This is a predicted structure of a 332-nucleotide part of an RNA (large-subunit ribosomal RNA, domain IV) from Tripterygium wilfordii. Taxonomically the source falls in Tripterygium (Eukaryota, Viridiplantae, Mesangiospermae, Gunneridae).
Context: one part of a larger RNA
RNA sequence: CUCUCUCUAAGGAACUCAGCAAAAUAAUCCUGUAACUUUGGGAGAAGGGGUAUCUCCUCACAAAGGGAGUCAUAGUGACCAGACCUGGGCGACAGUUUCCCAAAAACACAAGUAUUCGCAAAGUCGUAAGACCGUGUAUGGGGGUUGACGCCUGCCCAGUACUUGAAGGCCAAGGAAGGUGGUGACCUAAUGACAGGGGAGCCAACUACCGAAGCUUCGGUGAACGGUGGCCGUAAUUAUAAUGGUCCUAAGGUAGCGAAAUUCCUUGUCGGGUAAGUUAUGACCCGCACGAAAAGCGUAACAAUCUGGGUACUAUCUCGGAGAGAAGCUCG
Numbered sequence: 001c002u003c004u005c006u007c008u009a010a011g012g013a014a015c016u017c018a019g020c021a022a023a024a025u026a027a028u029c030c031u032g033u034a035a036c037u038u039u040g041g042g043a044g045a046a047g048g049g050g051u052a053u054c055u056c057c058u059c060a061c062a063a064a065g066g067g068a069g070u071c072a073u074a075g076u077g078a079c080c081a082g083a084c085c086u087g088g089g090c091g092a093c094a095g096u097u098u099c100c101c102a103a104a105a106a107c108a109c110a111a112g113u114a115u116u117c118g119c120a121a122a123g124u125c126g127u128a129a130g131a132c133c134g135u136g137u138a139u140g141g142g143g144g145u146u147g148a149c150g151c152c153u154g155c156c157c158a159g160u161a162c163u164u165g166a167a168g169g170c171c172a173a174g175g176a177a178g179g180u181g182g183u184g185a186c187c188u189a190a191u192g193a194c195a196g197g198g199g200a201g202c203c204a205a206c207u208a209c210c211g212a213a214g215c216u217u218c219g220g221u222g223a224a225c226g227g228u229g230g231c232c233g234u235a236a237u238u239a240u241a242a243u244g245g246u247c248c249u250a251a252g253g254u255a256g257c258g259a260a261a262u263u264c265c266u267u268g269u270c271g272g273g274u275a276a277g278u279u280a281u282g283a284c285c286c287g288c289a290c291g292a293a294a295a296g297c298g299u300a301a302c303a304a305u306c307u308g309g310g311u312a313c314u315a316u317c318u319c320g321g322a323g324a325g326a327a328g329c330u331c332g
Base pairs, nucleotide, nucleotide: 002326003325004324005323006322007321008320010318011317014316019313027051028050029049030048031047036041038148054069055068056067057066058065083311084310085309086308087307088306089305091302095107096106111146112145113144115142116141117140123132124131125130149298150297151296154228155227156226159225160224161221162220163219165217168216169215170214174210175209178206180204181203182202183201186198187197188196229247230246231245232244233243256290257287268284269283270282271281
């Protein structure tokens, strides 16, 4: 020097990405306790006070300890043993997770919702037999999605998807009347025979017509996949545009929120907070590129969550110093 500890004048976060680490708080009794709230909580809120005194013995008239007594609801001086307050984000909560770098805002959740399935169910595994679901039966099972609660969940069915429809169009294998072509038993008459006429059957290529799903078509459906405009003008200073015109679209983003876990420009602008604030907070709205169950906006409680401010406290720091122990090193 390193490591594990102890103490430190004055200051007290000036340290630092960040109070990381350390210090501080702590038991028990009494008192007292706000906003807010889902009336359960918040709450051990916060804050304040007490935990002793006396007599005798041991002992050095000390400290400490032991014994006896007194009073009280309660008698922690070691060890053990909450720091607290206040804004905001996110997720309601208890729970789960990357065994050995991530515990979270991720997953789950109760609850909501649409959809599918009538039981030999749907769905899943298996070539099959068979099995799970389930010794269950729609107050049930499956997969999807949102995620307590409160207020709500707008517009678009043109595209894709799903779905309804004794209609129309296209349409396979197969069936098939029919004519055509080939072959042709047999019959017929003439000829010595090959020729001619008739002809059941078999074969082939066509073919009117019949012919399911599907596609097409007519509708429906967004808590289905998804989508939710542009340009130009206009008011008695200026500015702005309730308003007008025009183009396009299936329809042009409603409520609410908004420099946000989303804002590039950006340390946007304004207010409060600080002596000073790229953070945080309240507003504004010009939303590059929020937005309504890939939910929107609120929200008490909760959290080894993230992010600001404050009180207390401290060797984090100004800024070092002293001490104990361990290992190492040096010397013997």

The RNAcentral record of the full RNA draws on Rfam. The coordinates come from a structure-prediction model, not an experiment, and the mean pLDDT is 83.